The part of an RNA shown here (small-subunit ribosomal RNA, 3' major domain) has 467 nucleotides and comes from an uncultured Eubacteriales bacterium. It matches the Rfam family "Bacterial small subunit ribosomal RNA".

Context: one part of a larger RNA
RNA sequence: UGACGGGGGCCCGCACAAGCAGAGGAUCAUGCGGAUUAAUUCGACGCAACGCGAAGAACCUUACCAGGGCUUGACAUCGUAAGAAUCCUGUAGAGAUACGGGAGUGCCCUUCGGGGAAUUUAUAGACAGGUGGUGCAUGGUUGUCGUCAGCUCGUGUCGUGAGAUGUUGGGUUAAGUCCCGCAACGAGCGCAACCCUUAUGGUUAGUUGCUACGCAAGAGCACUCUAGCCAGACUGCCGUUGACAAAACGGAGGAAGGUGGGGACGACGUCAAAUCAUCAUGCCCCUUAUGUCCUGGGCUUCACGCGUGAUACAAUGGCGGAAACAACGGGCAGCAACACAGCGAUGUGAAGCGAAUCCCUAAAAAGCCGCCUCAGUUCGGACUGCAGGCUGAAACUCGCCUGCACGAAGUUGGAUUUGCUAGUAAUCACGGAUCAGCACGCCGUGGUGAAUACGUUCCCGGGCCUU
Numbered sequence: 001u002g003a004c005g006g007g008g009g010c011c012c013g014c015a016c017a018a019g020c021a022g023a024g025g026a027u028c029a030u031g032c033g034g035a036u037u038a039a040u041u042c043g044a045c046g047c048a049a050c051g052c053g054a055a056g057a058a059c060c061u062u063a064c065c066a067g068g069g070c071u072u073g074a075c076a077u078c079g080u081a082a083g084a085a086u087c088c089u090g091u092a093g094a095g096a097u098a099c100g101g102g103a104g105u106g107c108c109c110u111u112c113g114g115g116g117a118a119u120u121u122a123u124a125g126a127c128a129g130g131u132g133g134u135g136c137a138u139g140g141u142u143g144u145c146g147u148c149a150g151c152u153c154g155u156g157u158c159g160u161g162a163g164a165u166g167u168u169g170g171g172u173u174a175a176g177u178c179c180c181g182c183a184a185c186g187a188g189c190g191c192a193a194c195c196c197u198u199a200u201g202g203u204u205a206g207u208u209g210c211u212a213c214g215c216a217a218g219a220g221c222a223c224u225c226u227a228g229c230c231a232g233a234c235u236g237c238c239g240u241u242g243a244c245a246a247a248a249c250g251g252a253g254g255a256a257g258g259u260g261g262g263g264a265c266g267a268c269g270u271c272a273a274a275u276c277a278u279c280a281u282g283c284c285c286c287u288u289a290u291g292u293c294c295u296g297g298g299c300u301u302c303a304c305g306c307g308u309g310a311u312a313c314a315a316u317g318g319c320g321g322a323a324a325c326a327a328c329g330g331g332c333a334g335c336a337a338c339a340c341a342g343c344g345a346u347g348u349g350a351a352g353c354g355a356a357u358c359c360c361u362a363a364a365a366a367g368c369c370g371c372c373u374c375a376g377u378u379c380g381g382a383c384u385g386c387a388g389g390c391u392g393a394a395a396c397u398c399g400c401c402u403g404c405a406c407g408a409a410g411u412u413g414g415a416u417u418u419g420c421u422a423g424u425a426a427u428c429a430c431g432g433a434u435c436a437g438c439a440c441g442c443c444g445u446g447g448u449g450a451a452u453a454c455g456u457u458c459c460c461g462g463g464c465c466u467u
Stems, first nucleotide, its partner, number of pairs: 005467001007466007015456002019420005026311008034302002042053002064297007073127001077126002079123005086103007107116003129286002132284003138280002140275003143271001145269001150189006156165003169180003195263004200231007209221003213218001234257001237251005313413001317372005329360003334353002338349004379410001384405007426448007
């Protein structure tokens, strides 16, 4: 000077408290450990690993295992020789591959001998290749403390010096935010603002949007909406308190009030934090193999333990019927209306649309009518059987969906523990990325829409001063 204290003072945060809904018990999904295995590829491990890398493992992916192959190689540059390239096809084989058959000659230069570009094959070696090791050799990127309010510098002053001062103090703030004081005076990185979005209004522009007109064609741009610009919020105004300050509290006006809501944005640094498997890269290692190609298998195993979720245990509910109201998005190897067939998944035909035009697109919960009457049930749907559908060379290992049948555990969950302060929690559905197919995960969207906060003694984390 720091760090630490079951030292002190002040302050903050869904940290506690007050509430609401959960987890921990059940079944299933998924990840991890462990065990197993020829292999169950690798990484991630308190918070900050465990629905994480993976926005999607049947083959591929794929890095793992078994077997079958190759050795200048699957990929790059260079030499020599031959053939243009390319296309069709036979036999063997699990395929990689091996041995054959046929078609076919182009482009540029030319002294007509040939040469060149591009590409294939053979061959020689320089080399390629490595998801092999080291994240404790590294770059880059990321997590975390933490969107916490801090971290520093120049000059000056003080101290032998390490250092101190400034940055402490009195107030105030979400904030080292601002004011006042002060041997300090200034400055930088952070804070805030500038950016995006949302809430109000004006204006400009109206097609594919809209409709005061019309049956339509059309007409129009008031309204809805779309998307550019502008206005608007600044403690600006009033009052009270305050130190005549900063500011706090109340009020007016206002769509919005004291950073209006949300996002992007993460200081100096900490954890030898994570990543050599995104990528890059030093060093080490492999070089007929630790490289590379192929077929099949594995990553999907299962006594068990843990995490994260989905669905429930029901009447604020389940089922049936008729019938309302969204927003974000996506679409040509695509989205597909509509008609027909099918109980259905889906199929057949097919209009329109590269989309404010057409389609996905039915929103669901809610509300209305009816049945069920507290039961392992008209709750719950696991598991299993049969019959089908779709994608795809191919659903046995190992996909999703449909119908019929089957109908398990489960009656609200021990110790303990999580999230959330408002359009939030809870609840309801919808869209998208990945993707041939596959979503209870993830990322978004809107609908309905609460309860509670006395307070800071205590638990956890953090800031400032002091010991």